RNA sequence: GGGCGGGUAGCUCAGCCGGUUAGAGCGAGGGGCUCAUAACCCUUGGGUCGCAGGUUCGAAUCCUGCCCCGCCCA
Numbered sequence: 001g002g003g004c005g006g007g008u009a010g011c012u013c014a015g016c017c018g019g020u021u022a023g024a025g026c027g028a029g030g031g032g033c034u035c036a037u038a039a040c041c042c043u044u045g046g047g048u049c050g051c052a053g054g055u056u057c058g059a060a061u062c063c064u065g066c067c068c069c070g071c072c073c074a
Base pairs, nucleotide, nucleotide: 001073002072003071004070005069006068007067010026011025012024013023019057028044029043030042031041032040050066051065052064053063054062
């Protein structure tokens, strides 16, 4: 330098053919239970969907460029 895959909550990841309010588990805060802790149950908050443009009535999703990570080739 080229090809491919990936980047979404603190972590690990979903998100079908664009559709209006973006989710799960774990973790975190609060509460319950217990003599107490753990486990368990309830609940709350938490998001520039890597960045910048473009297309569209509407983009996490489509297109272009760039950045980062991994694998392969040179």
Overview:
The prediction has a mean pLDDT of 83. This is a predicted structure of a 74-nucleotide RNA (transfer RNA) from a Chloroflexota bacterium. The organism belongs to Chloroflexota, within Bacteria. Rfam family: tRNA. About the family: Transfer RNA (tRNA) molecules are approximately 80 nucleotides in length.